[in-house]
RNA sequence: AAAUAUCUUUGGGGAAUGGUGAAAUUCCAUACCGGCGGUAUAGUCCGCGAACACGAAAGUGCCGAGCAGGUGUAACUCCUGCACCGACAGUAAAGUCUGGAUGAGAAAAGAUAAAG
Numbered sequence: 001a002a003a004u005a006u007c008u009u010u011g012g013g014g015a016a017u018g019g020u021g022a023a024a025u026u027c028c029a030u031a032c033c034g035g036c037g038g039u040a041u042a043g044u045c046c047g048c049g050a051a052c053a054c055g056a057a058a059g060u061g062c063c064g065a066g067c068a069g070g071u072g073u074a075a076c077u078c079c080u081g082c083a084c085c086g087a088c089a090g091u092a093a094a095g096u097c098u099g100g101a102u103g104a105g106a107a108a109a110g111a112u113a114a115a116g
Base pairs, nucleotide, nucleotide: 004113005112006111007110008109009108010107016030017029018028019027031096032095033086034085035048036047037046038045043084044083052061053060054059066082067081068080069079070078088099089098090097
C1' cells in the first nucleotide's frame, strides 16, 4: 500500500398541448423520461439491482428494446438519420397518475479498526 471487518451517508426520471367520450395525464395525434457496475461516454452490448411467480427460509424461476452511415488506434457507447422498449395493484386500457414505498436495493462516497 492492497485485501479484510464494522459503521455512517447517499442511492429513479418523466403527461405539456390538442382530439374523441358520460367518464381517459390510461385511447388517438404530438410530447416527455432513462437505476448501478464494465467497456471509447450505453434505456436497446455484457453483467447486476428492482419488480413479478414459487418457497418457512436459503434460494430458484422469470426478467423489455437498434439498425444504417460517418469519425477514430479503439465506439453496437460519440456524431447524423430513422427506429424501438418499459413490473405489479387501482382506475376508461397507464413507462409518465395513485398505491405497496418515509420500503427495498445494485452500487457510490466517507469514517474507524486491527494485523502482516
This is a predicted structure of a 116-nucleotide RNA (FMN riboswitch aptamer (RFN element)). The prediction has a mean pLDDT of 82.